RNA sequence: GGGCUUUUAGCUCAGCAGGUUAGAGCAAUCGGCUCAUAACCGAUCGGUCCCAGGUUCGAACCCUGGAAAGCCCA
Numbered sequence: 001g002g003g004c005u006u007u008u009a010g011c012u013c014a015g016c017a018g019g020u021u022a023g024a025g026c027a028a029u030c031g032g033c034u035c036a037u038a039a040c041c042g043a044u045c046g047g048u049c050c051c052a053g054g055u056u057c058g059a060a061c062c063c064u065g066g067a068a069a070g071c072c073c074a
Stems, first nucleotide, its partner, number of pairs: 001073007010026004019057001028044005050066005
């Protein structure tokens, strides 16, 4: 220098060919249970979907540019 992959909640990830509330588990908080703790059960909380622009009635998803991480080639 060239190519490919990834980036979504505090962490690990899902999200089918763009479509109407953006989700799960863990964590955290509160409550239940217990003599008590853990486990277990219930509820709550939590995201400008890496950034900027564009296309579209509508974008996490498509296009362009950029950033970061990983792999391969030279």

Predicted 3D model of a 74-nucleotide RNA (transfer RNA) from Blautia sp. NSJ-159. The same sequence occurs in records of 3 taxa. Rfam family: tRNA. The RNAcentral record of the sequence draws on ENA. The prediction has a mean pLDDT of 82.